[in-house]
The RNA shown here (small-subunit ribosomal RNA) has 1369 nucleotides and comes from an uncultured bacterium.

RNA sequence: AGAGUUUGAUCCUGGCUCAGGACGAACGCUGGCGGCACGCCUAACACAUGCAAGUCGAGCGGAGAUUGAGAGCUUGCUCUCAUGAUCAGCGGCGGACGGGUGAGUAACACGUGAGCAACCUGCCUUUCAGAGGGGGACAACAGUUGGAAACGACUGCUAAUACCGCAUAACAUUGCCGAACGGCAUCGUUUGGCAAUCAAAGGAGCAAUCCGCUGAAAGAUGGGCUCGCGUCUGAUUAGAUAGUUGGUGAGGUAACGGCCCACCAAGUCGACGAUCAGUAGCCGGACUGAGAGGUUGAUCGGCCACAUUGGGACUGAGACACGGCCCAGACUCCUACGGGAGGCAGCAGUGGGGGAUAUUGGACAAUGGGGGAAACCCUGAUCCAGCGAUGCCGCGUGAGGGAAGAAGGUUUUCGGAUUGUAAACCUCUGUGGACAGGGACGAUAAUGACGGUACCUGUUUAGAAAGCCACGGCUAACUACGUGCCAGCAGCCGCGGUAAUACGUAGGUGGCAAGCGUUAUCCGGAUUUACUGGGUGUAAAGGGUGUGUAGGCGGGUCUGCAAGUCAGAUGUGAAAACUAUGGGCUCAACUCAUAGCUUGCAUUUGAAACUGUGGAUCUUGAGUGUCGGAGAGGUAAAUGGAAUUCCCGGUGUAGAGGUGAAAUUCGUAGAUAUCGGGAGGAACACCAGUGGCGAAGGCGGUUUACUGGACGAUUACUGACGCUGAGACACGAAAGUGUGGGGAGCAAACAGGAUUAGAUACCCUGGUAGUCCACACUGUAAACGAUGAAUGCUAGGUGUAGGGGCGAUUGAGCUUCUGUGCCGCAGUUAACACAAUAAGCAUUCCACCUGGGGAGUACGGCCGCAAGGUUGAAACUCAAAGGAAUUGACGGGGGCCCGCACAAGCAGCGGAGCAUGUGGUUUAAUUCGACGCAACGCGAAGAACCUUACCAGGUCUUGACAUCCACUUAAACUUACAGAGAUGUAAGGUGUGCUUGCACAAAGUGAGACAGGUGGUGCAUGGUUGUCGUCAGCUCGUGUCGUGAGAUGUUGGGUUAAGUCCCGCAACGAGCGCAACCCUUAUUGCCAGUUACUACGUUAAGAGGACUCUGGCGAGACUGCCGUUGACAAAACGGAGGAAGGUGGGGAUGACGUCAAAUCAUCAUGCCCUUUAUGACCUGGGCUACAUACGUACUACAAUGGCGUUAAACAAAGAGAAGCAAGACCGCGAGGUGGAGCAAAACUCAAAAACAACGUCUCAGUUCAGAUUGCAGGCUGCAACUCGCCUGCAUGAAGUCGGAAUUGCUAGUAAUCGCGGAUCAGCAUGCCGCGGUGAAUACGUUCCCGGGCCUUGCACUCACCGCCCGUCA
Repeated sequence: AGAGUUUGAUCCUGGCUCAGGACGAACGCUGGCGGCACGCCUAACACAUGCAAGUCGAGCGGAGAUUGAGAGCUUGCUCUCAUGAUCAGCGGCGGACGGGUGAGUAACACGUGAGCAACCUGCCUUUCAGAGGGGGACAACAGUUGGAAACGACUGCUAAUACCGCAUAACAUUGCCGAACGGCAUCGUUUGGCAAUCAAAGGAGCAAUCCGCUGAAAGAUGGGCUCGCGUCUGAUUAGAUAGUUGGUGAGGUAACGGCCCACCAAGUCGACGAUCAGUAGCCGGACUGAGAGGUUGAUCGGCCACAUUGGGACUGAGACACGGCCCAGACUCCUACGGGAGGCAGCAGUGGGGGAUAUUGGACAAUGGGGGAAACCCUGAUCCAGCGAUGCCGCGUGAGGGAAGAAGGUUUUCGGAUUGUAAACCUCUGUGGACAGGGACGAUAAUGACGGUACCUGUUUAGAAAGCCACGGCUAACUACGUGCCAGCAGCCGCGGUAAUACGUAGGUGGCAAGCGUUAUCCGGAUUUACUGGGUGUAAAGGGUGUGUAGGCGGGUCUGCAAGUCAGAUGUGAAAACUAUGGGCUCAACUCAUAGCUUGCAUUUGAAACUGUGGAUCUUGAGUGUCGGAGAGGUAAAUGGAAUUCCCGGUGUAGAGGUGAAAUUCGUAGAUAUCGGGAGGAACACCAGUGGCGAAGGCGGUUUACUGGACGAUUACUGACGCUGAGACACGAAAGUGUGGGGAGCAAACAGGAUUAGAUACCCUGGUAGUCCACACUGUAAACGAUGAAUGCUAGGUGUAGGGGCGAUUGAGCUUCUGUGCCGCAGUUAACACAAUAAGCAUUCCACCUGGGGAGUACGGCCGCAAGGUUGAAACUCAAAGGAAUUGACGGGGGCCCGCACAAGCAGCGGAGCAUGUGGUUUAAUUCGACGCAACGCGAAGAACCUUACCAGGUCUUGACAUCCACUUAAACUUACAGAGAUGUAAGGUGUGCUUGCACAAAGUGAGACAGGUGGUGCAUGGUUGUCGUCAGCUCGUGUCGUGAGAUGUUGGGUUAAGUCCCGCAACGAGCGCAACCCUUAUUGCCAGUUACUACGUUAAGAGGACUCUGGCGAGACUGCCGUUGACAAAACGGAGGAAGGUGGGGAUGACGUCAAAUCAUCAUGCCCUUUAUGACCUGGGCUACAUACGUACUACAAUGGCGUUAAACAAAGAGAAGCAAGACCGCGAGGUGGAGCAAAACUCAAAAACAACGUCUCAGUUCAGAUUGCAGGCUGCAACUCGCCUGCAUGAAGUCGGAAUUGCUAGUAAUCGCGGAUCAGCAUGCCGCGGUGAAUACGUUCCCGGGCCUUGCACUCACCGCCCGUCA
């Protein structure tokens, strides 16, 4: 000293939370020793028991244990004298201190400083004076007597330092008469005279003397009273007060005083907060804080108050009295029921309350207190001990060495790492413990509870002595397992839904340590109430506006005073505490001494700058006068035209009106339209203007009357007369209210018509309050510039309104004052922005704010006729709410642009049948995955067995597959039998190399390490892929701008298919993308060419390099050329040439990223699960089921067609050895027999088909269509039933062009036609390729969908499939 938390990120505002310290603490876990402190915060609740205040015989009368002496004698009794422990009573002093508690008290209670000229003071100190002589009683005691007791009653005797007169007496008191001095108003002090009044006690001692007694004066101590200042919260408490305020007189008190009483007067307090309500003992101090402050008032100290509750007095120097009295109340106890007793907030202790707080201990040894002459007695004050980790302080639980880095634990990538020099082990020490001995200070003679304590010495043993919390961030410290939004954690943010460093446990680590955590409370951090030290345009916050009271603040000069201010001195500010420096306990805590501090208050002396105050003066602030012009400023009255509506009349006829479209509505009873006349109300077009006026609200035709203010010029007058302004008063839009008018238009409510899922709305037709006037009320608005008023200062530029001055060419310009706008510098601001009309720099005054919600709500008060206004909370709840700006996404916002996106076209899909995939259903199983585009003829380029992962049944358990070990010698292979087969049994059979008894290979058996898993998790992953999208974008470095997130670059003007290129520009460059480079295709040159080709030659062999073709290497296209447009650019358009023209066509190529997109079943892989099974083998079945729904294809519905015939014509690209298979023959055909040729520019598949020509059919469910079914066959294969394909004959279903909706395609494309290939034993309407024939249309970008760029709004950022409101559950 800060940190976390609002956001995708940022800055700010703002709250919440944390880290620190403290505690009379409590709770949880743990606990070795000592010292010093502290220990009912709650029930001022109730208390059993014991103790806490007595003492004096030297005040007195007595009783009297004991001891001594004497006498009498009855020899062990009585009496006398002395001694006198002890004792009830009378008497004295004390009991008013000490000890406890904090209920009450907001007060002279407390603190501080003064005062008493208005007072008292026992014991103590000093001084002066005195104590003469008498008297009568009452206890005790004795007797009688009442009562249960407590406690009395009566009679009689008696003493005193008990009580009472008398005498004496003043420096006492009172009264009267003076004098002097002084002061502070009443007066005070000293002193003189006269009169009156008032005292006393003795005791001890041989004595000296001592202790007492009385009066007076003074001191000291302790008290009483008065005053200044200070001392909590609430105004949702604004008025309070009758002894109240004052006076006179009397009373009372120690003393002043309405303290009390009688009479008189009507005062007194209060916004500087009275009264009332709530809370509270106050202070020195304590805690915290840098300080200022805030909180607190345990222990110690000062004061106060109280003593079961309330009241009262007595005694006394002192009380209205904690352990005294009386009365009343409540409670408890005793009782013979008549009556009595009691007061722990003293020390212990008990019950109760509570989260919680100790022993019914020892001693008067010390320090103090009471009594006493003293000895001494009393003292739960006090000193000690006991209990409690309650706090502070100190010490210990060992020290040194010790690596095989032991074992064990934990973890692991299995190598190790860590616990860890830690332990063991070796060598030491003795704080502490135990035992023994000595032994204090506290008391300088005696006396020690503590205590045989502290301390010292000796012996002995590492021995009995470590825990608690934390480990996601804040905040130091990490891993494993368990759990699986469960259990739980959490101070805030937040963790936990199968890999949790956040839960629980363990290991490890960090922190503190005889403690550690938690909880409660206080301060701090919090500048988050801001005096130090905050704010109010938009975050919370400027009153709607003015006038003005109190208050606050206030111009220049001179002069006086000294209240504020400043300086010096004095008194006080108790001690303790705190700070500093020393000292004493071994140190420390603790304690002692000295100094400082005590920031304050009071008195006094001085200064006079500033504030204040008195006086004098000035003119610049303010105001007045004179002159002048501007204005929707206000009030009242009069008046004008246009328009709407209504009424009357004319013309005129079928519609009008209204809307997105309509309808309600009006109209043949004459509307709308049009003309003329009339009525009535309201508002004032043009001028008109970020123009004017007004304090604001607000003010608009014209004229008149009355009237307010501002401005300019002049500088004559006054001389600070000013600014602000709590309360108060006035004004105050619209709506609303009351009474009375008025009512044309408009128009809440209401009615109808539409719209709609609904439509209590938006739209339409009507329409009442109201709007208008007068008077009265209401008193609020986004009453906004969201910006209070006033004054001064601080660059400019440019408009506009009203004046003045100077002035050219009747007028430009310069200058000045007052208003009103825009731009802009400095400065300010979180930013936006403000910027002489400040949100800048300063001063003065007022108002207001302190997290969001609850809530401007409730209650109360005030106002109002009401509606309502004003003032204005709390409980509870959240960790945010909010401001400005940034990036994106989004918008049924805008601009620009693109795409088969729409439009223009062509062909379809959706209807039928069938094929295929999917959902669903079914099933023993119908294995699994894929689900909008971007799943659904997808994985699967081909499920009869196999595949196969699924189901049923039968089997195996180191295993079907891999490596290692041991043993055996067979194994493979063949055959037979059993079985559905796997498998089992039996027989035959016997490997390779050589170094010749070993090695290798193989199989079987056995034990375990392990194998195996198409089991789970694609949300743990790698890799691969889809998609936006072949869209034109995505970024970086440096620089610059911004507090920052970020911006700029990448935006702008053009252009492009393109962030393509050009120009401009605080940017300059660069990268990934685009394009190009690659493949193919279109043209051609050169070279080459067999199996291709042929101008040759043909029987073959040959020849050729022209052509078709094939291969290689080149050329060619670049807006290169011309013209026009464009900005002299990029580029576009047109043209020429060219096979091809503006990226020529096609392909490959897919930026940064998005979708937790798909895949653990291609593969790989973490973790989890399984291990005689979720592994492996076999047979059979299933993946092919079938009321149904969807997707994708095929075939059709026919004449642009079907069928038939024909020596009919023309491809490209492929494949072929477990293969393609020709010719030939057989079969109607599928196919069969057979096998030439060909590892292929050679042979084969192989026939291309649509097309063309001819014939027929003639619009029908047909000579269309071909499903389904029957029969008969063929092929593949171990096998064709579930469940293959094909052929022939026969059968001949739906279907006649398809609803809403929807798909593809811009040229060799769509459409149409056939061919081939992969997979494959067999099986394509699917997929991947190939060529043939070969169109139509595009005006255009308004709209739908998707995308790109710029801009704007935003409360979205999981980003509109968002966010969010209400109701219901």